[in-house]
RNA sequence: AACGUGCUCCGGGGUCGGUGAAAGUCCGAGCCGGCGGUGACAGUCCGCGACCCGCACGAUCUGCCCGAACGGGCAGGCGUGCGGUUGACCUGGUGGAACUCCAGGACCGACGGUGAAAGUCCGGAUGGGAGGAAGCACGCG
Numbered sequence: 001a002a003c004g005u006g007c008u009c010c011g012g013g014g015u016c017g018g019u020g021a022a023a024g025u026c027c028g029a030g031c032c033g034g035c036g037g038u039g040a041c042a043g044u045c046c047g048c049g050a051c052c053c054g055c056a057c058g059a060u061c062u063g064c065c066c067g068a069a070c071g072g073g074c075a076g077g078c079g080u081g082c083g084g085u086u087g088a089c090c091u092g093g094u095g096g097a098a099c100u101c102c103a104g105g106a107c108c109g110a111c112g113g114u115g116a117a118a119g120u121c122c123g124g125a126u127g128g129g130a131g132g133a134a135g136c137a138c139g140c141g
Base pairs, nucleotide, nucleotide: 003139004138005137006136007135008133009132010131015029016028017027018026030120031119032109033108034048035047036046037045043107044106052084053083054082055081056080057079058078060077061076062075063074064073065072066071089105090104091103092102093101111123112122113121
């Protein structure tokens, strides 16, 4: 160094104009792209996370019901696990190798809200999280 345990920290980005009574939502032109992997660098290949749905479990919280009591049941929230759902790329070039680089042309983007329809505004979110660190401590070595 690696390995193990614990802790600490980090961990999502994006506008101008026009029309109009009103639009960062329409029109025009822009801009943005979590995490791990992948013979060579990925929003569009493989997988993961979060959002949403369902099931199971819980020694978790609140309320209600039954009961003499031990205790049991129902509903909602919370936690853990499992499952479901979850958008989008082609061509040419270089090369040993690239849907990852170069050239060109495309495409995608949850849910709720909002005098007019949202990837970009507001909100759940000072949340959560895949993960990361020449991190710290102890052990090991």
This is a predicted structure of a 141-nucleotide RNA (FMN riboswitch aptamer (RFN element)) from Miniimonas arenae. The organism belongs to Miniimonas, within Bacteria. The coordinates come from a structure-prediction model, not an experiment, and the mean pLDDT is 84.